[in-house]
Molecule: small-subunit ribosomal RNA
Organism: uncultured bacterium
RNA sequence: GAUUAACGCUGGCGGCGUGCCUUAUGCAUGCAAGUCGAACGAGCACCGCAAGGUGCUAGUGGCGAACGGGUGCGUAACACGUAAGUAACCUACCCUUAAGUAUAGGAUAACCCACCGAAAGGUGGACUAAUACUGUAUGUGCUCCUUUCUCACAUGGGGAAGUAGUAAAGCCGUAAGGCGCUUGAGGAUGGGCUUGCGUCCGAUUAGCUAGUUGGUGAGGUAACGGCCCACCAAGGCGACGAUCGGUAGCUGGUUUGAGAGGACGACCAGCCACACGGGGACUGAGACACGGCCCCGACUCCUACGGGAGGCAGCAGCAAGGAAUAUUGCGCAAUGGGCGAAAGCCUGACGCAGCGACGCCGCGUGAGGGAAGAAGGUCUUCGGAUUGUAAACCUCUUUUCUUAGGGAAGAAUAAUGACGGUACCUGAGGAAUAAGUCACGGCUAACUACGUGCCAGCAGCCGCGGUAAUACGUAGGUGGCUAGCGUUAUCCGGAUUUACUGGGCGUAAAGAGGGUGCAGGCGGCUCUUCAAGUCGGUUAUAAAAUCUCUUGGCUUAACUAAGAGGGACUGACCGAUACUGUUGGGCUGGAGAGCAGCAGAGGGAGAUGGAAUUCCCGGUGUAGUGGUGAAAUGCGUAGAUAUCGGGAGGAACAUCAGUGGCGAAAGCGGUCUCCUAGGCUGUUUCUGACGCUGAGGCCCUAAAGCGUGGGGAGCAAACAGGAUUAGAUACCCUGGUAGUCCACGCCCUAAACUAUGGAUACUAGGUAUGGGGGGUAUCGACCCCCUCCGUGCCGAAGUUAACACGUUAAGUAUCCCGCCUGGGGAGUACGGCCGCAAGGUUAAAACUCAAAGGAAUUGACGGGGGCCCGCACAAGCAGCGGAGCGUGUGGUUUAAUUCGAUGCAACACGAAGAACCUUACCAAGGCUUGACAUACUGGAAGUAGAGAACCGAAAGGUCGACGACCUGUUAAAUCAGGAGCCAGCACAGGUGCUGCAUGGCUGUCGUCAGCUCGUGCCGUGAGGUGUUGGGUUAAGUCCCGCAACGAGCGCAACCCUCGUUGCCAGUUGUUUUCUCUGGCGAGACUGCCCCGUAGAACGGGGAGGAAGGUGGGGAUGACGUCAAGUCAGCAUGGCCUUUAUGCCUUGGGCUACACACACGCCACAAUGGUCGGUACAAUUAGUUGCAAUGGAGCGAUCCGGAGCUAAUCCCUAAAACCGAUCUCAGUUCGGAUUGUAGGCUGAAACCUGCCUGCAUGAAGCUGGAGUUGCUAGUAACCGCAUAUCAGCAUGGUGCGGUGAAUACGUUCUCGGGCCUUGUACACACCGCCCGUCACGUCAUGAAAGCCGGUAACACCCGAAGUCGAUGGGCUAACCUUUAGUUUACUAGAGGGGGCAGUUGCCUAGGGUGGGACUGGUGAUUGGGACGAAGUCGUAACAAGGUAGCCGUAGCGGCCGCUCAAC
Repeated sequence: GAUUAACGCUGGCGGCGUGCCUUAUGCAUGCAAGUCGAACGAGCACCGCAAGGUGCUAGUGGCGAACGGGUGCGUAACACGUAAGUAACCUACCCUUAAGUAUAGGAUAACCCACCGAAAGGUGGACUAAUACUGUAUGUGCUCCUUUCUCACAUGGGGAAGUAGUAAAGCCGUAAGGCGCUUGAGGAUGGGCUUGCGUCCGAUUAGCUAGUUGGUGAGGUAACGGCCCACCAAGGCGACGAUCGGUAGCUGGUUUGAGAGGACGACCAGCCACACGGGGACUGAGACACGGCCCCGACUCCUACGGGAGGCAGCAGCAAGGAAUAUUGCGCAAUGGGCGAAAGCCUGACGCAGCGACGCCGCGUGAGGGAAGAAGGUCUUCGGAUUGUAAACCUCUUUUCUUAGGGAAGAAUAAUGACGGUACCUGAGGAAUAAGUCACGGCUAACUACGUGCCAGCAGCCGCGGUAAUACGUAGGUGGCUAGCGUUAUCCGGAUUUACUGGGCGUAAAGAGGGUGCAGGCGGCUCUUCAAGUCGGUUAUAAAAUCUCUUGGCUUAACUAAGAGGGACUGACCGAUACUGUUGGGCUGGAGAGCAGCAGAGGGAGAUGGAAUUCCCGGUGUAGUGGUGAAAUGCGUAGAUAUCGGGAGGAACAUCAGUGGCGAAAGCGGUCUCCUAGGCUGUUUCUGACGCUGAGGCCCUAAAGCGUGGGGAGCAAACAGGAUUAGAUACCCUGGUAGUCCACGCCCUAAACUAUGGAUACUAGGUAUGGGGGGUAUCGACCCCCUCCGUGCCGAAGUUAACACGUUAAGUAUCCCGCCUGGGGAGUACGGCCGCAAGGUUAAAACUCAAAGGAAUUGACGGGGGCCCGCACAAGCAGCGGAGCGUGUGGUUUAAUUCGAUGCAACACGAAGAACCUUACCAAGGCUUGACAUACUGGAAGUAGAGAACCGAAAGGUCGACGACCUGUUAAAUCAGGAGCCAGCACAGGUGCUGCAUGGCUGUCGUCAGCUCGUGCCGUGAGGUGUUGGGUUAAGUCCCGCAACGAGCGCAACCCUCGUUGCCAGUUGUUUUCUCUGGCGAGACUGCCCCGUAGAACGGGGAGGAAGGUGGGGAUGACGUCAAGUCAGCAUGGCCUUUAUGCCUUGGGCUACACACACGCCACAAUGGUCGGUACAAUUAGUUGCAAUGGAGCGAUCCGGAGCUAAUCCCUAAAACCGAUCUCAGUUCGGAUUGUAGGCUGAAACCUGCCUGCAUGAAGCUGGAGUUGCUAGUAACCGCAUAUCAGCAUGGUGCGGUGAAUACGUUCUCGGGCCUUGUACACACCGCCCGUCACGUCAUGAAAGCCGGUAACACCCGAAGUCGAUGGGCUAACCUUUAGUUUACUAGAGGGGGCAGUUGCCUAGGGUGGGACUGGUGAUUGGGACGAAGUCGUAACAAGGUAGCCGUAGCGGCCGCUCAAC
């Protein structure tokens, strides 16, 4: 885009079309084919007195009924289409024309009578007519035969003569005449038959055929013909697809498409076939007949049970089926048909109307103005926006509608109009009667809110939905189309996705494992013949309709009319001859042969050689050997292994050996001999296109495997044992059988690979190598150059999706063959063929998925590789892990033990300090505009507040003396307002949820050296380059090189601090150079020297210097990763709550305790404990504070208070050192625990603080696996200060004092950086992914069988019917004849002819039988597909942890493993 459409929602009008696609299923009822009285007799009715007339009709007779109308079952066919033929034929009615139409006869229906039957209907008797039937005559003619002439030649046409045969009907009319009839001739029309070409799918249908193919003769037909029969011959068809199976009416055309094509065959038109299923003939000009006959069958109906009737695939209509398809209408007015002389009759053909938005076309549902941008709705950032000039409102119009009036054409004509009071015309009324549907994530035009919360649902594909859904549902808005819109179904297009136009096959699907060769296809140069292909002209045909153009008619259009045009196929005639083809001749370049050489694991057969393994015999010799990651099984004191000598046997042939050679491929390797094939070079002697390819066919075909017979050393599936392991039917080890070898015969497959079919020609080179030849040079060889044939590598052009290929093409072309068409199912099933088997070959479908796949890119990863770094390891020091205690966490408990943090990167973390408070938790008691904020309305008057008192645990409640404040005002606590209070309404409040809605902040990789950009260049692109490379560095730091050149964020530096120093300033007793404090400066930059490197960067050493190579420390954290952490610090969207999830209070809890982990403290002691004595700091803090001197107390502490708002006052160092004691012990170590007495803070110390004295004196004697920190003023040890804080520090943050050991080095562990490689990963290895088993669903194969269908075959039975035979029976016409009587008639006999009956052949159908093909079903069974979270393992992807894969064989729960070959 289209449709004979259907369904959902909706629906105003008109015109023109169109309407059972399904059950060729069954049908009630009515109608659809009759007509003629001018062919005939008779009857009836009417008119008439009658004669007679008029009209109607059952019957005889004629014509029609073979047309028109329906349907598409069958049919793959001369059925259809097209073009021819008929010298092989017919044709009623019609037209033209010729001749004729004489005479005679016998019957019969109707009607009447009788009878049978339920009916349908029938029988008998008697009467009668014809244009019904029959005889005779005539014969223009016609037909057969004979003779003959002529034309043509294909068996034929025309003419003449002769013998024989052969016709008729009348009716009407007063008449003229007309209509008929008969025999011919011609025409027209309609048919029959024959032929060329065209016309679907299947080869998993390959052979079919006996009347089959042909001939002769007879028959039959309108006519040819095996159409039929007898005889004879053995043919005919088929890979150019016979036969068989499936499907189907064919065409003009319709639809789509740029076309070529594809699909279809409704309506209309042509042809065919059919008429309940099947068979058959009759009549007729025509039928084997839709509304005729006979028979068989199925079905339906009537019946008196004896017997009968019927055929809507005509028009309506009914039932059924179905998603689905109309009125039991009007009329013969028009067009057409039948009959008739005509009037006319008949006509469900046809003309019309009805129903259906089923389709196409046209029209309308109003037009103009109208901003307060109304109301309402929706959204909102609350400002507004949008619906929206839309509405209202004003003005106007009347297509349509209603109503009134008029009113056709179609009729050719005097009459006659179904449609129809229709179309159309003219008035009136009144915006009046008239809008939906689908969509709005992308494709695809059109977005927001609410609801829902992987639910409900959507979906054409991708996909959407798990609490902020533009995707579901609803609403508002918007977009599309519009009396329709959307969905479904089907066809074409897009799809160059079957490729003729117009595709491919190295890796995406696809080159057969290789050869040979029949058919077929294609084929070198040149002359010639013909004209088949090809090309041109003329002509015929190609029905009409359809299509295109033009014009016309309906108001327009759809629709329709006229004219014009278009073209394929096909036929005929004429012409052209380049090319292809054909005929004949020639040529040598393709191909082949000859001659002369050459290389080779080419093939087959025979002979033969040495090394090695194993075994056997003997010698020497002794305890092991063998094997592995490590072991063990095994072998060995019965003497192994080792070693020496001898022997046996089988298999394979080291070195040479080479991207070397040969072969068609598979493949071929010691040496020699014989037989044999191919190739290359040279020569140009011969033949003269002999060629290329090749469906089928035939041959060869690794390994494994099979059969028979040998052989068997080594190796080695299966198997056995030992290990490994969670297991180990494996990898490893020890053994070991088929097999591997030979002969003969099968099998016929491989990742049979160059994943690349063969042949020919053309298109740059370079280089290496194998085999020849030539030139040059030389004495000769070498060197150098050229050339032919092979085998490789690199590369121009070109090709390719890229990778890559590139004279050995995957380039440019030609010819031939094979093959492909998404993945899976499946190279499977079924069937066929082959095979001994294993199996091979050919080769589907159902179902299922939205991908599977190729090449390349960037990452990530690897039990891949290379380089480098880090307290990463190593080297050291001190620890942790064991004990006790402190603290945190998990778990458990609890009314509550609030919450968060959870590998590194949670766990002395948030918490720089939970007795109350904090506090978020629990119990109990209270409050409700609230503890806190803002705004509004209203109110109260001793108002707000409030001492005391009462209840209460408190909060809170009750009562309530007293009693205000600010501004203005007043005589005044006077009035008004504010503040405050009460009530109410907005709201407050929430440590309630979501860190996976967020901001901000933070952790981590990591202070690792990386992460990017602009321009250029390369690439189809993703992307690359730069950033890689060579060096170097702590560093992407720097240097060099380079299709890159530059730049940014990071690194470094700039900042702070410590160390040295100069200057200035400085106070808190004075002085001040120093010291100290503060400020401003200086100094260090590889600057200098030497060496190394590439005269580089840089590195090593040295000098000087307080300091030397970033001098030490700090701050500083790139792009990003982890949906990392935090809604409980803060902020914040959304949700939830509102007499409670808010607020207040008291008490409790966060401090619990079988246990586990983490971080610490103190110890286990002599480098120590205890006691005594003597020194030396720094950073800090301090007025609700620090506190001195002094006093009390054993002590904590108390009394007291000088000084200090601080360089002024305050606070002390401890290890250390000196001495004494203890003497290795659970101790004078260790201090837990417990008792008791005190102190301090604080309303308060029970749960639950810290300190002190006395007493008590637990575990613990240096800590398993494992694990942490640290590289110098560091670790370790020692104390001091401070924040938080009323009090509470073993924690945190700082400060100083004492002050080490070690680093060979980068193999390994962990983490990281760069380059490279592989990848089936990309949520990125915590990845991906395979198979069995178990469960569910679906489709399918097999299967004992069971049930059908179809077409043949064999035999039996066999209706109707044609033809034949018979026909003793029956028989009016014609012939002969007898009798009777008068011509004539009657009665009879015989014949001819005909018929009944009987019968033969054929045959519909029925039966029996065995097969063929095909469908359904089937216990059970096989695999397959699919299915959020099943089981077992881990096969594959990285070296996937045993490289993987192919073929084959064996074995095993499965994935699989092993072997052999490549």